[in-house]
RNA sequence: GGUAGAGGAGCGAACAACAAAAGUAAGUUAGUAGAGCUAGACAAAGCAUUGAAACUAAAUGAAAGGGAAGUUUGCCGAAAUAAAAGUUAUGUCAAAAACUUUUAUUGGGUAUAUAGAUAAUAUCUAUAUAACUGUCAUUAGUAUAUCUAAUGUUGUGCUAUC
Numbered sequence: 001g002g003u004a005g006a007g008g009a010g011c012g013a014a015c016a017a018c019a020a021a022a023g024u025a026a027g028u029u030a031g032u033a034g035a036g037c038u039a040g041a042c043a044a045a046g047c048a049u050u051g052a053a054a055c056u057a058a059a060u061g062a063a064a065g066g067g068a069a070g071u072u073u074g075c076c077g078a079a080a081u082a083a084a085a086g087u088u089a090u091g092u093c094a095a096a097a098a099c100u101u102u103u104a105u106u107g108g109g110u111a112u113a114u115a116g117a118u119a120a121u122a123u124c125u126a127u128a129u130a131a132c133u134g135u136c137a138u139u140a141g142u143a144u145a146u147c148u149a150a151u152g153u154u155g156u157g158c159u160a161u162c
Stems, first nucleotide, its partner, number of pairs: 001162005008076001010075006018067001028058005036047003040093003079106010107133002110130008134154001136152006
C1' cells in the first nucleotide's frame, strides 16, 4: 500500500399509512372604514373610489417544509457540523436554499441542561455534564480458548490476510 471484516435502540437514502400543521392561510358573503396594496430594499408591471389596506361576524376550507409505524436499499468518516471558494435560478442588490471542492472538529448512541431553527413540549444542530458501550495499551487477579476490575487514549484508528 491492497483486500475482507467488527462495534450497535450504528450512519445515510428512497417510498410511505398516519398524526400534527389547522379550523390556520387564501378566497366568498355581510358590516365598519376611506387610499393605498403587491416577501427585505429598489425598479418594472399589475390591482384599487364599480372601494385598497385594516378590523368584526358567518358559512366553507387547504398546502409546503419538518415528523413518522412499515418496506426497500447503500454503507462503517458510515456521516454530521463550521469556515472559505465556486456553480444554479432570479429585473438588480441582499438574504435563504441546493450541489461541488478544500481546511478543521467529532469512535458510537442515550439522558439532562442551555442556545438556535421550527406551529410545536415532536424533531434537528451545537456546547457542557453524566454514566453506558466499542477499539487499543498498561497494571492486577485468573478459569489460560479467555474473563473481570482499574487507569488512559481514540477512526488516516482496530482485527485478519497478501